[in-house]
Molecule: transfer RNA
Organism: Neowestiellopsis sp. NC-DW
RNA sequence: GGGCGCGUAGCUCAGUGGAUAGAGCCACGGAUUUCUAAUCCGUUGGUCGCAGGUUCAAAUCCUGCCGCGCUCG
Numbered sequence: 001g002g003g004c005g006c007g008u009a010g011c012u013c014a015g016u017g018g019a020u021a022g023a024g025c026c027a028c029g030g031a032u033u034u035c036u037a038a039u040c041c042g043u044u045g046g047u048c049g050c051a052g053g054u055u056c057a058a059a060u061c062c063u064g065c066c067g068c069g070c071u072c073g
Base pairs, nucleotide, nucleotide: 001072002071003070004069005068006067007066010025011024012023013022018056027043028042029041030040031039049065050064051063052062053061
């Protein structure tokens, strides 16, 4: 340098055109408990990597760039 895949919450991931973008873990608050753990309830946290394009509508489709992984030479 060529090809393929991935990039969404602090972490691991789901969501593959349409509704307010979700789950688990973590953190915080509460309940329970003599205390801790466990369990239960709740809350915070997102320019969906960046820019542009298509579309009535884009996390999702297309192009370029950036980063990571695999692969070819």